Context: one part of a larger RNA
This record gives sequence, C1' cells and structure tokens, in this order.
RNA sequence: GGCGUAUGGUGGAUGCCUUGGCUCUUAUAGGCGAUGAAGGACGUGAUAGGCUGCGAUAAGCUUCGGGGAGGUGCCGAAUAACCAUUAUAUCCGAAGAUUUCCGAAUGGGGGAACCCGGUGCAUUGAAGGUGCACCACGAAAGUGCCAACCUGGAGAACUGAAACAUCUAAGUACCCAGAGGAAGAGAAAACAAUAGUGAUUCCCCAAGUAGUGGCGAGCGAACGGGGAAAAGCCCAAACUUGUGUGGUUAAGGCCACGCAGGGGUUGUAGGACUACAAUGUGGACUAUAAGUGGAAAGUGGAAGUUUCUGGAAAGAAACGCCAUAGGAGGUGAUAGCCCCGUACACGAAUUUCACUUAUUACCUAGUAGUAUCCUGAGUACCGCGGGGUCGGAGACGCCUUGCGGGAAUUUGCCGGCACCAUCCGGUAAGGCUAAAUACUCAUAAGAGACCGAUAGCGAACAAGUACUGUGAAGGAAAGGCGAAAAGAACCUCGAACAGAGGAGUGAAAUAGAACCUGAAACCAUACGCUU
Repeated sequence: GGCGUAUGGUGGAUGCCUUGGCUCUUAUAGGCGAUGAAGGACGUGAUAGGCUGCGAUAAGCUUCGGGGAGGUGCCGAAUAACCAUUAUAUCCGAAGAUUUCCGAAUGGGGGAACCCGGUGCAUUGAAGGUGCACCACGAAAGUGCCAACCUGGAGAACUGAAACAUCUAAGUACCCAGAGGAAGAGAAAACAAUAGUGAUUCCCCAAGUAGUGGCGAGCGAACGGGGAAAAGCCCAAACUUGUGUGGUUAAGGCCACGCAGGGGUUGUAGGACUACAAUGUGGACUAUAAGUGGAAAGUGGAAGUUUCUGGAAAGAAACGCCAUAGGAGGUGAUAGCCCCGUACACGAAUUUCACUUAUUACCUAGUAGUAUCCUGAGUACCGCGGGGUCGGAGACGCCUUGCGGGAAUUUGCCGGCACCAUCCGGUAAGGCUAAAUACUCAUAAGAGACCGAUAGCGAACAAGUACUGUGAAGGAAAGGCGAAAAGAACCUCGAACAGAGGAGUGAAAUAGAACCUGAAACCAUACGCUU
C1' cells in the first nucleotide's frame, strides 16, 4: 500500500406519516364599484418582528339571537395588568356604527399613498392658522375591477403540402369593444317533393357519406330519424280621438305636418271600413298578504367491564350491550359502546331565497260582407368587386354588402341550386322572447385502481416570500424529538454562552433539540491476510 471483517464518523437515500395539493360530482352563487370597489400604503397590542384582524371608536364599538366557564387571535411561550364565573366574559351568527391616505380617484397638480388651492360655516373681531362640508368629466346613462364561458370588430405566422405560390394551419393565437348569469339564436319571404313537416338551441345517428380540393395535402355538410327542452308575442301602417303649428277660406269649414292616446299585426291572407254580437278565458307575474320548505348560529342524540402482555390497551382472553348510529377523526399500539361525532329528531329575535295560494297591476278572443284603403324603398332585383355556406368562379343558386343602376303593391312579391314553364312552399325590407346549452374566480357537502415532500400547485414551512433584474419580468430552497418537554437540576474537564464526561428524565437519549428510520459514495480506528 491492497483486500477482508468489525466499530464509528459523514451523508440524507429508503420506509412509514400528512397539515398541502390534483381531478371530479352534486348543490349554491354568478358579480363588486361615486353610499368610493378590486388592490394597496401607513397605522393599530402593556411588551410586538412576521401573519391575521381592524381603522384615530383602529386584534376593536352598539343592538338582537345562540352558547355557557373560562378568557385577552396565530407563529409563542412566559410575565404584567385586566375581564368573567349562572349570565351583557371570551366565542359563534344577523343587523348596524366607525372606516386615515392612495387607488376609476373625481377641487388643481403629481415621481401612487404626497403637494397646493377655491367657496360657505365655525373658531368672540382682524391677520395667519385650524376644523367641517362642498368644488371631476358628461345631456344623461356612466367611468374602474373581475377566472373561464359569450357576442361583435380587427386578424397573423410557424407548420402541413415531405420544396412552394392557390390551399392548410385558422377565422386559431394575439389585440380591441361590449354584455349576461349565461350569451348568441328564435316564431318561416323555412324545409321538402306530388307525401308531408311546422320558431330557436343542444346531443346521438345520418357520415367521414354527398360534395369540395395545385381533385394534392386536406377540408367536409344537409335532408331525414332518435332524444333533451318546449312558448309564444309586440310594433309601423290604414281608420280614429285629443292637442299644437302652418296654409287657405265664401268664416260653416277644409288641407298639411308634429305630438299623445285608441285601433291593429297576417298567408286557409289579415286588418281598416260597414252590419250584428259578447264580459269572460288564459298568460311568459308587478305589488301586497298568508302558508310551506330551505340558507345564515345551534340543541338533543344509544350502548363495556374484568384479567393478561406492555411504558401505555383500543391488542389477546372472557363474559356482555347498542344499532334508522359498524361514516370519519382523536385518545400513550388496532375502540360501534372513552372523546368529538354519525343515523335520526328538533331550532331563529334578525336577514334572505324558492315554491304555492289569494287579491291586484299589465296583456289577451267572435260572425257576415269585400266596393275603397293599409300591410316596413334607395328596399327587392340587376351589374361589377369581396365575404359566408360542404361548394377554392365553377353550369353556381341561396345569405351578406363596398360601388353603380333601380321596381311592384295582393290580379302583388320572394323561394324551391344556372335559366324557362307548370306545380308547390312562403309573405322580406321593424322589434322582443324562458327552457334544454357553455363556463367556474368563489361557497358548501362529498368522492378518487390521483400525489405523498426531487412527488403533488411555483408555494404542506414568514411563498409569489428570500433573492435576481433599470424594467417588463424571473423566482427558489426549506416538513417529521417524544405519548407527554418530563427539553437534561446538580457536578467535573475546558478560556468558554464551544464541546465532552457523569448524574437525572424517559419504554427508548446511537429519540438530546445539527433530534423518526438512517442506504451508498467518502473518511477514520482496530484486528486478520498479503506485497
């Protein structure tokens, strides 16, 4: 020096654990804000660094309700000073009060949490100051914040096509505007095909079909069928009443326009108009009242002992008991009967939600006649150029519209995939509409062939912290003594508040705070073999 064995050191793998995460389900809620939000700054405690709470009334104030012996939040104990003890303590719920400064920030300014004003009032008068209230823009609504879902505007490229240009990616990402608890769509100028359906939305099929496509890559319907859910309505106009303005007049009136009301709302055309007749049915629910059921604190809530092992019994043994409760958690090991609970039953002064009923506000229908009047105009339609649709200009309809042209009036007009005819379907150029559908920042209750500290959220811990960056932004590491601190009095060595050895606690201290277990690399010591 090497190898081996043993004992240690170092190190923190592994095992076990879980306060935290992840995903989902069912309900709830789906908003907050000029009555000043979200988010912050600074304060606020006897002592006070961080977190939490709160706001100069500052870990809190008042009232009402619950609850009942201990309290003065957590990391975190201790001390002091207090409160309370049978009902105004702490605590929990509901409703109020207070709520500095910044922030839409809104008196003006500004490098957020700061600076400087005006008006009125008060401070016995003046000056200077101080206090309180008001002073933004806008006609009003409103302004700002918020996870996803939604509608609209605007809109890529990488990529794929094995290159690339039409095409694709994709109307995706990103940006902007706006709304709601959903949004959007929606009561046929729709489909269909000689038979019929009867608003919209969503799901399953039809179907990767028909199509489209440098007929490449790819893209990709509808009819029809089965389900979920179902709900239909209101204006404009004709006509008419009132009123105002203007015109005209022979001074009776007539005409035009505006405003308000009645009327009326459609394809088997309907309505106005003329004639006759009627007072009740239903509704998508405004308000009030009553009732029922929930939510926001809570209350009651069954049943076990002995022996053994052990540090400890919930284990083992023996004999019982309850169960509409043998869900879960805790307790010195594994507890239906020890604790908290669970099943079940019950509960609200106050606030609030849903449903039902009653009254009420609002809306709501007939018959016959068919002469006249009305039924949405720069619209339909056509041309040119785009977009949508399965349809990339194609034989290209339909929807939409930037430019140009530009109708008809129910004997009308549009559509049925060029165009024409027949036939059929519908009634455009105004508007509203619940449910079935999408989502989850958040609340409650649960679940998991999800993770278990290099995993699971970045974050189980003072985590969006420490730290980095001028900034936008980036962004960690870090869990475990023990059943209980019983956390080692006292002594010795030592310079020692280092460390160690005794003593003591404990089941265990090689569980001693650098604390469960304690692998390997690496280091050391002792012994053996060997060079």
Large-subunit ribosomal RNA, domain I from a Bacteroidota bacterium, 531 nucleotides, folded computationally. Its mean pLDDT, the model's own confidence on a scale to 100, is 83. The organism belongs to Bacteroidota, within Bacteria. It matches the Rfam family "Bacterial large subunit ribosomal RNA".